[in-house]
RNA sequence: UAAUGUUCUCAGGGCGGGGUGAAAGUCCCCACCGGCGGUAACGGCUUCGGCCGAAGCCCGCGAGCGCUUUCCGCUAUCGGAGAGGUCAGCAGAUCCGGUGUGAUUCCGGAGCCGACGGUUAGAGUCCGGAUGAAAGAGAACGAAA
Numbered sequence: 001u002a003a004u005g006u007u008c009u010c011a012g013g014g015c016g017g018g019g020u021g022a023a024a025g026u027c028c029c030c031a032c033c034g035g036c037g038g039u040a041a042c043g044g045c046u047u048c049g050g051c052c053g054a055a056g057c058c059c060g061c062g063a064g065c066g067c068u069u070u071c072c073g074c075u076a077u078c079g080g081a082g083a084g085g086u087c088a089g090c091a092g093a094u095c096c097g098g099u100g101u102g103a104u105u106c107c108g109g110a111g112c113c114g115a116c117g118g119u120u121a122g123a124g125u126c127c128g129g130a131u132g133a134a135a136g137a138g139a140a141c142g143a144a145a
Stems, first nucleotide, its partner, number of pairs: 001145001005141006016030004031125002033114002035061004042053004056112002064090002066087001067084007094110005116128003
């Protein structure tokens, strides 16, 4: 220096105004928000070696629902409890112009997307599972070589 290991900590933002209505933070008009890793021509710093930050819609990941499966109950295709993670269905969404060798990342403009359950009325923004889980980030200790 450091493969790998153990433990611990952390790990999501957003409805403000107006309209309709018996009723809407759910509809309509205007508004607001953007998890994690990668890439990055931009920005900052520099001892000029490099370092740091930078994409919701480019590549991948995550929780949730579904699916498969085991056990129990059962008439059951129904209910309860557990397991799986590639099975990947829901899992979504970007174009135009400019610069340039090079940009779906920069600059300008215009768009688009957002689990499940609940609800006097349909939800990215309210409530709930969730004081949960987790992509991952960090710290301490140990440590092959």
Background
Predicted 3D model of a 145-nucleotide RNA (FMN riboswitch aptamer (RFN element)) from Mesorhizobium australicum WSM2073. The RNAcentral record of the sequence draws on Rfam. The organism belongs to Mesorhizobium australicum, within Bacteria. Its mean pLDDT, the model's own confidence on a scale to 100, is 77.